[in-house]
Molecule: c-di-GMP-I-GGC riboswitch aptamer
């Protein structure tokens, strides 16, 4: 240090469902397993969600509606960081 064919010891949990939470994306808790060698951890780079609240625009108006914005998310989209279990070259 560099790789994941075998193998052991274990690990995490995708759609669904139940129960909270949240304007929404989506989290958290149980149940379940479709996959994962960091599917441990960080939203820093870029994708991608989603607009509560701002702004702009219509409508006589409350107030909808229609566009824009991430301060909100997603690390199980992807680069980066960082730290690690087992085992195999060197």
């Nucleotide at each position: 240090u560099u790789c994941g064919a075998a193998a052991a010891a274990g690990g995490c949990a995708a759609a669904c469902c139940c129960g909270g939470g949240g304007a929404a994306a989506c989290c958290c808790g149980g149940g379940g397993a479709c996959g994962c060698a960091a599917a441990g951890c960080c939203a820093c780079g870029g994708g991608c969600c989603u607009a509560a609240a701002c702004c702009g625009c219509g409508c006589a108006g409350a107030g909808c509606g229609c566009g824009g914005u991430a301060u909100g998310g997603c690390g199980g989209c992807u680069g980066g960081g960082u730290u690690g279990c087992c085992g195999a070259a060197c």